[in-house]
């Protein structure tokens, strides 16, 4: 330099303004929704979207079902070690395969336990037997030799022909998995209808305007309970947490040790918008400089327009897998040239 392999990182940066939203402090009154519960308003500091937050495919935490414990069914996983809470994941390694390499994929247990299945050719494809040639037996014989049995060698077809194949077909074997899933779950709670308890009621309770006649008239009250609507918790300051190490052990994943950190938490769902300068890519213009005979490249600079990808938390972590403009950056491998 050209080509490729394996990895780590960013995902525009500063400044002004006005919003949204969490949490903390002050303020404890007021207002305002609500029957309550509860909940919204106020100033001031202060956090505020990923590398996938995404499929929801996998393992878990949590939390309910008798403290989920044993059998069967049913799924899943599959060489060996080994790392994790755990996995189907990650790391070493054996082994096949692609790759000149660096590397990459692997669904890589068992077909002498049983069942299945095999296009096309081929006489035959999972218990089917073809053509040749010798050999032996046995039967006929016109004494050349035909026929039939058997076990053997060769040929064809074919991916395969009594020997395998395929378990990504059921099936065996080891191993793991109860089940539902935060719309779990806990708690606080109306109306209106049932339910229960007491009291009082045809010797009239209760209604009829506060009392009396007069009238309707079989139920009235008062207390409890259970779910629903609605609320709050769960929910995000202590945890499989996050950074950072020329510290220990390990080839590695990984553990461990020591300093530091505290890092979104809504509930129709905030993480916003507008000016401005800085940079980055794209496309046009100028003129310059260079390469060419030229057409017309290339660079860098100045204007100008105009774009920033895939996406977007919902219970909370650990993979997998899929999107993603552009860009930086490490290791290593092929091949050309130079010295």
């Nucleotide at each position: 330099g050209a080509a490729g392999u394996c990895g780590g990182c960013c995902a525009g940066a500063c400044c002004g303004c006005c919003g949204c939203u969490g949490g903390u402090g002050c303020a404890a009154g007021c207002a305002u929704c609500g029957a309550a519960a509860g909940g919204u308003g106020g100033c001031a500091c202060u956090g505020g979207a990923g590398g996938a937050a995404g499929g929801u495919c996998c393992g878990g935490a949590c939390u309910g079902c008798a403290c989920a414990g044993g059998g069967c069914a049913g799924c899943g996983u599959a060489g060996g070690a080994g790392g994790u809470a755990a996995c189907a994941c990650c790391u070493c390694u054996c082994c096949a395969c692609c790759g000149c390499a660096a590397g990459g994929u692997g669904a890589g247990g068992a077909u002498c336990a049983g069942a299945g299945c095999a296009a096309c050719a081929g006489a035959g494809a999972c218990g089917a037997g073809u053509c040749g040639g010798g050999g032996u037996u046995u039967u006929c014989u016109u004494c050349g030799g035909a026929a039939a049995g058997c076990a053997c060698c060769g040929g064809g077809u074919g991916a395969a022909a009594c020997g395998g194949g395929c378990a990504a077909u059921c099936u065996c074997u080891a191993c793991g998995c109860g089940c539902a899933g935060c719309a779990a779950c806990a708690c606080c709670a109306a109306a209106u209808a049932g339910g229960c308890a007491c009291a009082c009621g045809u010797u009239g309770a209760c209604c009829u305007g506060g009392c009396c006649c007069g009238g309707g008239g079989a139920g009235u009250g008062u207390g409890c309970g259970g779910g629903u609507a609605g609320g709050u918790g769960g929910c995000a300051u202590c945890g499989a947490g996050c950074c950072g190490u020329u510290c220990u052990g390990g080839c590695g994943a990984c553990a461990g040790g020591c300093g530091g950190c505290c890092c979104a938490g809504a509930g129709g769902a905030a993480u916003g918008g507008c000016g401005g300068u800085c940079a980055c890519g794209g496309c046009c213009u100028g003129g310059c400089a260079u390469c060419g005979c030229a057409a017309g490249g290339u660079g860098a600079c100045a204007g100008g327009c105009u774009g920033c990808a895939c996406a977007g938390a919902a219970u909370c972590c650990g993979g997998c897998c899929u999107a993603u403009c552009g860009g930086c950056u490490g290791a290593c491998u092929u091949c050309a040239c130079a010295c």